[in-house]
The part of an RNA shown here (small-subunit ribosomal RNA, 5' domain) has 504 nucleotides and comes from an uncultured Lachnospiraceae bacterium. The RNAcentral record of the full RNA draws on ENA and SILVA.
Context: one part of a larger RNA
């Protein structure tokens, strides 16, 4: 000098765009953040209209609500950075070892039984959570059966290509696995689903090559350990896991062990080369109280699911329960130090619905902080009697100083009045009577820090007296201190200046 997610001191008008717990991955009170779908399905209950009614009430039709089963979504969005030095990342490459809902292309197909159970109603146990036992039903829940172009497994052949194991086509025999209904409509049909295959996209899984800190005051390290047959196991290769053989494997080209740390695109310095750094934002990992665990699913080994164990908090009728803010407010603590328990789904973008439409603290938005950065304003012209005052003085003056006052203008911003968007595509605008226009009005409401010995740019009085004290280095103070206090003056910079911490 230049930079910062800062912070502290003093002092603070106005606006835009940003930005904001770097520390205790501490503990969490209250709200809210993942739900849809009655056009899957039987129910309960409300309405409204009709019809009968023994006047208790039944029935029919139609609407809108809905606990339950079901179907799709809760693996995405959102937050964090403990942990990990590792294929976690980065970059290039390989899967002839592999998956993949929704959603696109294209092909084929959908007939015919059946057996439950929740809700539901009795009964029973509990203080609470919630549980049982009986009875009854319904489906796009479950389960045979039929078919099977195509697809899967075996066998045994032809072709053709490659990269070791193989890959693809082709057509034989035998064996296997489908399906689901709803809406609308007088129908006809239409629309939304289902079942199988191929194939696409888009996202994943795996394998490698090379790159990625520090400390030899860590030198040896290893028993599934290294490689082999076998057989399980996955979507799939592999010691992934195991039975059995063999003794291997890795190391000064740094193994093992410590230590520190998410990495990357980037961000900051620099002429570059290269040093720091990894906040927002945008990839990718990883983790959700601590560990461990599996279910279900296309996908988790799953933040706001389960289950077990642990420490903690809360209920408790003592018998047995509920809890998980590193999600968005917000609270206590911790610290130098970081916001509002706001408003809307109006846009974007996500679930789910045929739709309307519902849900979204994701996101748009306001609130709050000079925390940054950029812009703007605090007046312009004029004005010598060089005015008071104030400082210093050789008492003549100087100096503040055109500076003020006066005079003449002008109104950015802020304040009042009227008007008023774009953002939305027909409707729908949180932001908002916001931006922004106009008009009237006052020079009015709006400048401060830090510094003046030298490095450095800026000088004098007073008062103190190695005393109080300053100080980034030198080094100032012990009676005339441009170096401490005040003043006055000047100097630099400005809504900021200064310190301090940090990289360069």
């Nucleotide at each position: 000098g230049g930079a910062u997610g800062a912070a502290c001191g003093c002092u603070g008008g106005c606006g835009g765009c940003g930005u904001g717990c770097u520390u205790a991955a501490c503990a969490c009170a209250u709200g809210c953040a993942a739900g849809u779908c009655g056009a899957g399905c039987g129910g309960g209950g409300u309405c409204a209209u009709c019809c009968c009614u023994u006047c208790g009430g039944g029935g029919a039709u139609g609407a809108g609500c809905u606990a339950g089963c079901g179907g799709c979504g809760g693996a995405c969005g959102g937050g964090u950075g403990a942990g990990g030095a590792a294929c976690a990342c980065g970059u290039g490459a390989g899967c002839a070892a592999c998956c993949u809902g929704c959603c696109c292309a294209a092909a084929a197909c959908a007939g015919g039984g059946g057996a439950a159970u929740a809700a539901c109603a009795u009964c029973g146990g509990g203080a609470a959570a919630c549980c049982g036992a009986u009875g009854c039903u319904a489906a796009u829940a479950c389960c045979g059966c039929a078919u099977a172009a195509g697809c899967c497994c075996a066998c045994a052949g032809g072709g053709u290509c490659g990269c070791c194991u193989g890959g693809c086509c082709u057509g034989g025999u035998g064996g296997g696995a489908a399906a689901a209904g709803g809406a609308a409509g007088c129908a006809a049909u239409u629309c939304c689903g289902g079942u199988u295959u191929u194939g696409g996209a888009g996202g994943g899984g795996c394998u490698c090559g090379c790159g990625u800190c520090c400390u030899a005051u860590u030198a040896g390290c290893u028993a599934g350990u290294u490689g082999g047959u076998g057989a399980g196991g996955u979507a799939a290769c592999g010691g992934c896991c195991c039975a059995c053989c063999a003794a291997g494997g890795c190391g000064a080209c740094g193994a093992u062990a410590g230590g520190u740390a998410g990495c990357c695109g980037g961000c900051c310095u620099g002429a570059g080369a290269g040093g720091g750094c990894g906040a927002u934002c945008g990839g990718c990992c990883a983790c959700a109280c601590u560990g461990g665990g599996a279910c279900u699913g296309a996908g988790a080994c799953a933040c706001g699911g389960c289950c077990c164990a642990g420490a903690c908090u809360c209920c408790u009728a003592c018998g047995g329960g509920a809890g998980g803010c590193a999600g968005c407010a917000g609270u206590g603590g911790g610290g130098a130090a970081u916001a509002u328990u706001g408003c809307a789904c109006a846009a974007u973008g996500g679930g789910g619905g045929a739709a309307a439409c519902c849900c979204u603290g994701a996101u748009g938005c306001a609130g709050c902080g000079a925390c940054g950065c950029c812009g703007c304003g605090u007046g312009a012209g004029u004005g010598a009697a060089g005015a008071a005052g104030u400082a210093u003085u050789u008492c003549g003056g100087u100096a503040u100083g055109u500076a003020a006052a006066g005079c003449u203008c002008u109104a950015u911003c802020a304040g009042c009045a009227g008007g008023g968007a774009a953002g939305a595509a027909a409707a729908u605008g949180a932001c908002g009577g916001u931006a922004c226009c106009u008009g009237a009005c006052u020079a009015a409401g709006a400048a401060g820090c830090c510094c003046c010995g030298g490095c450095u740019a800026a000088c004098u009085a007073c008062g103190u007296g190695c005393c109080a004290g300053c100080a980034g280095c030198c080094g100032c103070g012990g009676u005339a201190a441009u170096a401490c206090g005040u003043a006055g003056g000047g100097g630099g910079c400005a809504a900021g200046c200064g310190u301090u911490a940090u990289c360069c």